[in-house]
Context: one part of a larger RNA
RNA sequence: CAUAUAACGGAUCCCUUGACUGACACAUCCGAAGAAGGACGUUGCAGAGUGCGAAAAGAUUCGGCGAGCUCUCAAGCAAGCUAUGACCCGAAUAUCUCCGAAUGGGGAAACCCAGCCAUUUAGGUUACUAUGAGCCCAAAUAAAUUAAGCUCAUGGAGGAAAGUCGGCGAACUGAAAUAUCUCAGUAGCCGGAAAAAAGAAAUCAAUUGAGAUGCCCUUAGUAGUGACGAGCGAAACGGGUACAGCCCAAACCGUCUUAGACGGGGUUGUAGGACCACAAUAUCUUUUUAUUUUUGAUAGAAGAAGCUUCUGGAAAGAAGCGCCAUAGAGCGUGAUAGCCGUGUAUUCGAAAUCAAUUUUAAACAGUAGUGAGUUCCUGAGUAGGACCGGACACGUGAAAUCCGGUUUGAAUCUGGGAGGACCACCUUCCAAGGCUAAAUAGUGUGUCAGAUCGAUAGUGAACAAGUACCGUGAGGGAAAGGUGAAAAGAACCCCGGGAAGGGGAGUGAAAUAGACGUGAAAUUAUAUGCUU
Numbered sequence: 001c002a003u004a005u006a007a008c009g010g011a012u013c014c015c016u017u018g019a020c021u022g023a024c025a026c027a028u029c030c031g032a033a034g035a036a037g038g039a040c041g042u043u044g045c046a047g048a049g050u051g052c053g054a055a056a057a058g059a060u061u062c063g064g065c066g067a068g069c070u071c072u073c074a075a076g077c078a079a080g081c082u083a084u085g086a087c088c089c090g091a092a093u094a095u096c097u098c099c100g101a102a103u104g105g106g107g108a109a110a111c112c113c114a115g116c117c118a119u120u121u122a123g124g125u126u127a128c129u130a131u132g133a134g135c136c137c138a139a140a141u142a143a144a145u146u147a148a149g150c151u152c153a154u155g156g157a158g159g160a161a162a163g164u165c166g167g168c169g170a171a172c173u174g175a176a177a178u179a180u181c182u183c184a185g186u187a188g189c190c191g192g193a194a195a196a197a198a199g200a201a202a203u204c205a206a207u208u209g210a211g212a213u214g215c216c217c218u219u220a221g222u223a224g225u226g227a228c229g230a231g232c233g234a235a236a237c238g239g240g241u242a243c244a245g246c247c248c249a250a251a252c253c254g255u256c257u258u259a260g261a262c263g264g265g266g267u268u269g270u271a272g273g274a275c276c277a278c279a280a281u282a283u284c285u286u287u288u289u290a291u292u293u294u295u296g297a298u299a300g301a302a303g304a305a306g307c308u309u310c311u312g313g314a315a316a317g318a319a320g321c322g323c324c325a326u327a328g329a330g331c332g333u334g335a336u337a338g339c340c341g342u343g344u345a346u347u348c349g350a351a352a353u354c355a356a357u358u359u360u361a362a363a364c365a366g367u368a369g370u371g372a373g374u375u376c377c378u379g380a381g382u383a384g385g386a387c388c389g390g391a392c393a394c395g396u397g398a399a400a401u402c403c404g405g406u407u408u409g410a411a412u413c414u415g416g417g418a419g420g421a422c423c424a425c426c427u428u429c430c431a432a433g434g435c436u437a438a439a440u441a442g443u444g445u446g447u448c449a450g451a452u453c454g455a456u457a458g459u460g461a462a463c464a465a466g467u468a469c470c471g472u473g474a475g476g477g478a479a480a481g482g483u484g485a486a487a488a489g490a491a492c493c494c495c496g497g498g499a500a501g502g503g504g505a506g507u508g509a510a511a512u513a514g515a516c517g518u519g520a521a522a523u524u525a526u527a528u529g530c531u532u
Stems, first nucleotide, its partner, number of pairs: 001529007013517001014482002018453002020450009029159002037099003040053003044077002047073003059093006068081003104113003114126004128156008164192005174181001178227001203210002214241004224232002245435003248379001252264005269413001271378004275373001276371003284366002287363004294356005300348003306321005322339002324328001330342003384408008394420001415430005469476002489516001492504004
């Protein structure tokens, strides 16, 4: 060096209990009636997990199911339950230690120490704060009131992965350096709601017009912006989804406890409303309660049709002869099963709780017109200006528009804003008050699917996984799947110090399937051959 046989090792192949992504449906908050999350207990023997709470792997009631059961790892022993229906599944109820917002006081969480009421036993109550009501009552007192105090009622407090809105708000980085710029209004911190936010034109448009908002496609990497560098980057129109519109303030009138409150009235831009005159009491709608119908969710039920021979350890394979099919989806069964099992198509089903839908009734509330006059009203420290910042794709630019600080400061329908400096004409809209479902975002559960992964992959986690372990702590964070159809898991004998390991025997289709599928390479040993 080669060959062979073993060993070591755990690649590869095959497998899947687990993941990932999406579609559809449903749900989308829990909490002082004590949550989320935990500690400690709890089974006859009980370490961990799961369940449960001193009524402790459970109790009661009502349904379903129908023969076994006393959770898993995990076998065993003991003792029991069960056709008077156990176990299991579903709905409702009861119990629910201690900590935790933790709330009687304290505290080094799961512990310590109390007050009051009540008691045969068991128990109840006592934190802070907002609003409302009642009581009591100083300074200052005779009356009255208020602060403080007390009682009662109703709320709040804390949690939550992602999504959402608001407030505060970086740097690394990129620009091949760097300061404007970028990263980025991102990460992070704080606060709010259940989806949030937005929303019924002082909007767009362009001489035709459209008609709240959100989201998707497109417009478009366009118009722009930019040490015109790096980069940033729209909008309208158009096509879809979903559609829904309303309420105050004021004028005027009335009541009262009269700087005001409450009620009527009224809500817009082809201007509208009040006031005056005329006409009218219709129609329709929301919500709540009761009632009716239907459907669905939370257990389930019925459910067609195949045998023989051969090979084989085993038949679902092969051969032969059949059958069902509104069922030839899937999974399992000793190899590949429409007809073996479970299912599937189809059909049926709820004592109890919940959701939607629908009928009828009642209650409350809302909902309309015409004409004339030019008397009144139509959101003020507002709009706008100046200076300085911020947001708009837009970096001060010719910079419109929106927001803020400082300082100024209008008009009142013969009015006002906008149409990207500004002016005129024209067009269009009506600010300085408010509410608003759906289409949208995220998450959970269930079902289904995948030119997704197949154990160094896929979640960090297919296994006692946020476990073991590391760290004072915040925090970090693994490895680890596969005997066989069935344990039939190797009785008995031998070697040995042997509960190591091995040889027989036995099981099995196979034991080079023996603690395990297959079993590559590096590497090791032995044997043989060749070679210096």

The part of an RNA shown here (large-subunit ribosomal RNA, domain I) has 532 nucleotides and comes from a Candidatus Altimarinota bacterium.
Model confidence (mean pLDDT): 82 of 100.
NCBI's taxonomy places the organism under Bacteria, Bacteria candidate phyla, Candidatus Altimarinota.
It was read from a public genome assembly.